[in-house]
RNA sequence: UUAACAAGCCGGGCUGUCGCUGCCCAUACGGGUGGAGGAAAGUCGGGACAGCAAAGGGCGCCAUGCUUCCUAACGGGAAGGGUUUCACCAUAUGGUGGGAUACAGCAAGUGCCACAGAAAACAGACUGCCUUGUUGUGGCUAUUUGAGCGAGGGCCCGCCUUCGCCAGGGCUACGGCGGGUAAAGGUGAAAACGCGGUGUAAGAGACCACGGCUUGUUGCGGUGACGCAGCAUGCAGGCAAACCUCAUGGGCUGAAAGGCCAAAUAUACCGGGGGUCCGCAAGGAUAAGGGCGGCCCGUCCGAUCCCGGGGGGUUGGCUGCUAGAUCCCUGCAGCAAUGCAGGGGCCAGAUAAAUGACAGUUUAAAACAGAAUCCCGCUUACGGGCUUGUUAAAAAA
Numbered sequence: 001u002u003a004a005c006a007a008g009c010c011g012g013g014c015u016g017u018c019g020c021u022g023c024c025c026a027u028a029c030g031g032g033u034g035g036a037g038g039a040a041a042g043u044c045g046g047g048a049c050a051g052c053a054a055a056g057g058g059c060g061c062c063a064u065g066c067u068u069c070c071u072a073a074c075g076g077g078a079a080g081g082g083u084u085u086c087a088c089c090a091u092a093u094g095g096u097g098g099g100a101u102a103c104a105g106c107a108a109g110u111g112c113c114a115c116a117g118a119a120a121a122c123a124g125a126c127u128g129c130c131u132u133g134u135u136g137u138g139g140c141u142a143u144u145u146g147a148g149c150g151a152g153g154g155c156c157c158g159c160c161u162u163c164g165c166c167a168g169g170g171c172u173a174c175g176g177c178g179g180g181u182a183a184a185g186g187u188g189a190a191a192a193c194g195c196g197g198u199g200u201a202a203g204a205g206a207c208c209a210c211g212g213c214u215u216g217u218u219g220c221g222g223u224g225a226c227g228c229a230g231c232a233u234g235c236a237g238g239c240a241a242a243c244c245u246c247a248u249g250g251g252c253u254g255a256a257a258g259g260c261c262a263a264a265u266a267u268a269c270c271g272g273g274g275g276u277c278c279g280c281a282a283g284g285a286u287a288a289g290g291g292c293g294g295c296c297c298g299u300c301c302g303a304u305c306c307c308g309g310g311g312g313g314u315u316g317g318c319u320g321c322u323a324g325a326u327c328c329c330u331g332c333a334g335c336a337a338u339g340c341a342g343g344g345g346c347c348a349g350a351u352a353a354a355u356g357a358c359a360g361u362u363u364a365a366a367a368c369a370g371a372a373u374c375c376c377g378c379u380u381a382c383g384g385g386c387u388u389g390u391u392a393a394a395a396a397a
Stems, first nucleotide, its partner, number of pairs: 001393010012362007020035006037368001041379002044377005049254004056297004061250005066080005081103001082101008104245002109243002111239003126185002128181004133177009145167002148165008193211002196208003212235002215232007258319004267310001269309005275286004289301004326345008
């Protein structure tokens, strides 16, 4: 310098003409002032708010899952820790930096790991290595051999020598049956902790020194997850976005939620239940029945009543509706997310649905795409430019 990837910022401006709309002034014309996003999308999370007359407990079901902090809260954010991976350095062990992380538990139980392989966790012998067992074939050794027995002699008292008897021995090669082995090789994503040695018939943590890991425990450091050091115990694979176990959390519905006003009409319909007790009365308790997500307990309504079905009237207006967990600036605290204090601002509220059209100009550029109760997150879509970081290539010094 170029390219790719990741994260972040921006997402049009100016002028003129005409038009729409909220609010204010005028109330006649008209004037002033404002008017669609970073995702408004998805409806995946968390809430504010409203209702279910009160909204509780348990089960089921669902969600989350390292630590601390931030926040109204969250499955979100910040800073750390562990594990793992890549690069560089160092060399069995480790250090620095970047990335990833659905990161509680597999020594509670159940289950799965195809094919390959001897064997896939109560997990092993295919190729090999050894053979002090048994047996076969061959070669070498021969006035030979003997871990055997008896007798005599010598002597350094435990050996030597002579004779006789008995046996056919010893070394080596290749096999069969049996036995030992898990070090070497092979299979696989993964194979019985690892480097170096001792030892063995051959081997093996069998043993030694060192290292790693599991569990328990002691001390020190840290708010904590954890880290460092020591002792003891052993070496019990992987998968829980497998069933499961543990801990924590979760009532439901959703602005077409709700509230108010006006107006109009037919409930003349059908089905089921309709009682009881206390009280002079007002009223209280309660049955059938009904409400509270799925169930149970519990609780509420229940005396001109309750539940269900069919039908009729009203599709009008106001409100909810935008002043907020709000935005900007400054200072302080904090590694940061963020918090506190002071000052300043009001920046869409439509309702069949406003926020536009045309012309010119400017920029590297306007792609993805339009508010409907509101806010905080997550996920997805996106042309171009800029900033930061990582990786690769080339050139120069």
Model confidence (mean pLDDT): 75 of 100. This is a predicted structure of a 397-nucleotide RNA (Bacterial RNase P class A) from a Bacteroidales bacterium.